c-di-AMP riboswitch aptamer (ydaO/yuaA leader) from an Anaerolineae bacterium, 133 nucleotides, folded computationally. It was read from a public genome assembly, where an Rfam model found it. Its Rfam family is "c-di-AMP riboswitch aptamer (ydaO/yuaA leader)". Rfam links the family to the GO terms cyclic-di-AMP binding and regulation of gene expression.

RNA sequence: AAUGAAUCUAGGCCGAGGCUCUGUCAUGGGAGCGCGGGGGAACCAAUUGUGGGGUGAAGGUUGUGUCAACAACCAGGGUGUCCUUUCAACCCGAACCCGUCAGCUCACCUCGUAGGCCAGCGUGAAAGGCUCU
Numbered sequence: 001a002a003u004g005a006a007u008c009u010a011g012g013c014c015g016a017g018g019c020u021c022u023g024u025c026a027u028g029g030g031a032g033c034g035c036g037g038g039g040g041a042a043c044c045a046a047u048u049g050u051g052g053g054g055u056g057a058a059g060g061u062u063g064u065g066u067c068a069a070c071a072a073c074c075a076g077g078g079u080g081u082c083c084u085u086u087c088a089a090c091c092c093g094a095a096c097c098c099g100u101c102a103g104c105u106c107a108c109c110u111c112g113u114a115g116g117c118c119a120g121c122g123u124g125a126a127a128g129g130c131u132c133u
Stems, first nucleotide, its partner, number of pairs: 011118004018033005034113006044103001051101001052098004059074006076092004082129007
């Protein structure tokens, strides 16, 4: 000097999963606000063994295969501009839970607030909007 790897930081991404207060020597814990989910009348709707249902974007078609699974494609979803929409490009298109039981649903009841990643000019363009100067 170059290359590679690791750590830390500003700053960010998916997701509801953030903030404030309090408690303890510390950790555990507790409360509130915000965000998200479930249960739950009438009316309406619906039909139960090949049981049914929930969170989530993650439901389906075709082909190969004994199955498991794999491949391609579509629905759907994500991507740093303060916000929205459109186009392009690159990705995802899982997993888990309840346990014979739950449609919608006022009042009401109740639960969660995780986890996983990138690491200094990014993922780009166009149109419209907001704010500041």